Predicted 3D model of a 73-nucleotide RNA (transfer RNA) from a Tissierellia bacterium. It was read from a public genome assembly. It matches the Rfam family "tRNA". Rfam's curators write: Transfer RNA (tRNA) molecules are approximately 80 nucleotides in length. The family's RNA type in Rfam is transfer RNA. Model confidence (mean pLDDT): 83 of 100.
RNA sequence: GCCCACGUAGCUCAGUAGGUAGAGCACUUGCUUGGUAAGUAAGAGGUCAGCAGUUCAAAUCUGCCCGUGGGCU
Numbered sequence: 001g002c003c004c005a006c007g008u009a010g011c012u013c014a015g016u017a018g019g020u021a022g023a024g025c026a027c028u029u030g031c032u033u034g035g036u037a038a039g040u041a042a043g044a045g046g047u048c049a050g051c052a053g054u055u056c057a058a059a060u061c062u063g064c065c066c067g068u069g070g071g072c073u
Stems, first nucleotide, its partner, number of pairs: 001072007010025004019056001027043005050064004
């Protein structure tokens, strides 16, 4: 230098033939307990690495760029 994969909530991940983002754990509050833990109910938390383009509409398609891992030279 070239090629491939990945980047989504605090963590681990799902969501792809475009239709407005979810799960588990963790966290907060209530109930329960003599008090914890456990259980149970509810809640908060992400403009999807970044920028631009296409589109009525983009996590998803296209280009560029950054990072991580792998391969080739």